Source information: The prediction has a mean pLDDT of 81. The RNA shown here (SAM riboswitch aptamer (S box leader)) has 125 nucleotides and comes from a marine sediment metagenome.

[in-house]
């Protein structure tokens, strides 16, 4: 820089007090977490086969791209909650708060829910 994050996949050992990136929430966890170490899984980034579409290539054999359906020996990575959820900005409605020198059949105005986009984060290449 591009892609991709609502699915999947736990046993033991050692080790003890904190841990889930930041903050707010919430949640795991002395009935032993986070980390490490052995084994076992999942997945299919990278890899690999077949088809089917398109396109480079003056050499007809080869290549790229994209879709589908298949492998999984290797190289990463993952095996509590959706990247746990939210933060930033928008969009429509509901609903709630509040109540504008008066009046109100309620203005600016905040919250919470639903979508979309971004931030940011974690892999892969």
């Nucleotide at each position: 820089u591009c892609a991709u994050c609502g699915a999947g996949a736990g046993a033991g050992g050692c080790g003890g007090a904190g841990g889930g990136a930041c903050c707010g929430g919430c949640c795991c966890u002395u009935a032993g977490a986070u980390g490490c170490c052995u084994c076992g899984g999942c997945a299919a980034c990278c890899u690999u086969g077949c088809u089917g579409a398109u396109g480079g290539u003056u050499u007809c054999g080869u290549u790229g791209u994209c879709a589908g359906c298949g492998g999984a020996a290797g190289g990463u990575g993952c095996c509590a909650a959706g990247u746990c959820c939210g933060g930033c900005a928008g969009a429509a409605g509901a609903u709630c708060c509040g109540g504008a020198a008066a009046u109100g059949c309620a203005a600016u105005g905040g919250g919470u829910c639903u979508c979309u986009g971004g931030a940011a984060g974690a892999u892969g290449a």